[in-house]
Molecule: c-di-GMP-I-GGC riboswitch aptamer
Organism: soil metagenome
RNA sequence: CGAAAAAGGCAAACCUGUCGUGAGGCAGGGGCGCAAAGCCAAGGGUCUCCAGCGUGGAGAUGGCCUAGCUGCCGA
Numbered sequence: 001c002g003a004a005a006a007a008g009g010c011a012a013a014c015c016u017g018u019c020g021u022g023a024g025g026c027a028g029g030g031g032c033g034c035a036a037a038g039c040c041a042a043g044g045g046u047c048u049c050c051a052g053c054g055u056g057g058a059g060a061u062g063g064c065c066u067a068g069c070u071g072c073c074g075a
Base pairs, nucleotide, nucleotide: 001074002073009034010033014029015028016027017026018025019024032063038069039068042066043065044064045061046060047059048058049057050056
């Protein structure tokens, strides 16, 4: 750096169950897609809750972006 390669991997929407005020998380099914769709909440964005009208605080989201760490293959 990313193939009309090889071995594999992950798993969107939706459905069921469950936890949470909620965003959303987890498990099973499912498969839109992904060369890091592995890990990570540091910076931003978006979303949720509380308070309030000025800001702020707490949380969620990495499959929104940037950054950091690690990993398979080699035309």